Predicted 3D model of a 92-nucleotide RNA (Glycine riboswitch aptamer) from an Alphaproteobacteria bacterium.
Rfam family: Glycine riboswitch aptamer. Rfam links the family to the GO term glycine biosynthetic process. About the family: This family represents the bacterial glycine riboswitch.
The coordinates come from a structure-prediction model, not an experiment, and the mean pLDDT is 81.
The sequence was found by an Rfam model in a public genome assembly.
RNA sequence: AUGACCUUCACGGGAGACGCCGCUUCUUGAAAGCGGGGCCGAAGGAGCAACCGCCCUCGGAAACUCUCAGGCAAACGGACCGUGAAGCGAUG
Repeated sequence: AUGACCUUCACGGGAGACGCCGCUUCUUGAAAGCGGGGCCGAAGGAGCAACCGCCCUCGGAAACUCUCAGGCAAACGGACCGUGAAGCGAUG
């Protein structure tokens, strides 16, 4: 001096699916509690696949699958993407 990968923060973008039905409460709803079925997948979680490691029957592994959890007007949240900043520090 370059500053990969990764982590954190800030801003912006960010989908899907019942404003479902019954009972109770109340501030009468889009609320809270209980019950009933219907649905979604992009918090988290789990499972395996290609593949990789190892040579194995093991381990890692997705936006795939499952829906445990979460969610189904708005808000909040939201994987992921972009921009900026900070940290770490590979490589030259």